Background: Predicted 3D model of a 179-nucleotide RNA (Lysine riboswitch aptamer) from Sporosarcina newyorkensis. Taxonomically the source falls in Sporosarcina (Bacteria, Bacillati, Bacillota, Caryophanaceae).

């Protein structure tokens, strides 16, 4: 000088990333309680069917009016803290909760594969109540970081185009291997 997606510690991007209690809009005058009215047999678990068990004509469930009315999940802006595969999407398995058991289904936690440098937009898809907000697809800027190639410089390095990905890229140390 290489090689082995070698190893280990700092560290950089910036409208950088995540969390947490209070705020703050939304959700929503929604859900839900109460009351009157009506109707008239079914009602109780997120849905369904099974079964048990409890309520119900001393009036279930549904409707409409009034009285009061929310949560949670998902956004926001600032402060803290922790970071820079920060984290996000993904969702196999695996657990929880419901008036009880079983059966699918959902949903709640946890979360192995796999995709994604970062942010901004504009389409169209999903997700979502949502004109928020999130993420892939296709584009299109911007930023960082490396390669190569051109031009400029004596040189550090600048500029400009293409192109690559965080299994990156900077710094140090260090191992094994061949020389």
């Nucleotide at each position: 000088a290489g090689u082995a997606a070698g190893g280990a510690u700092a560290g950089a991007g910036g409208c950088g990333c995540a969390a947490a209690a209070a705020c703050c809009a939304u959700c929503a005058g929604u859900a839900c309680a109460c009351a009157a009215u009506u109707c008239g047999a079914g009602g109780a678990u997120g849905a369904u069917g099974a079964g048990a068990u409890c309520c119900u004509a001393u009036g279930a469930a549904g409707a409409u009016u009034g009285u009061g009315g929310a949560a949670a999940g998902g956004g926001g802006a600032a402060u803290u803290u922790g970071c820079c595969g920060a984290a996000g999407c993904g969702g196999a398995a695996g657990g929880g909760a419901u008036u009880c058991u079983c059966a699918u289904u959902g949903u709640c936690u946890c979360g192995a594969a796999g995709c994604u440098g970062g942010u901004u937009c504009u389409g169209g898809g999903c997700u979502g109540a949502a004109c928020a907000a999130g993420u892939g697809c296709a584009g299109a800027a911007u930023u960082g970081u490396c390669a190569u190639a051109u031009a400029g410089g004596c040189g550090a390095c600048u500029a400009u185009a293409u192109g690559g990905a965080g299994g990156g890229c900077u710094a140090u140390c260090u191992u094994g291997c061949a020389a």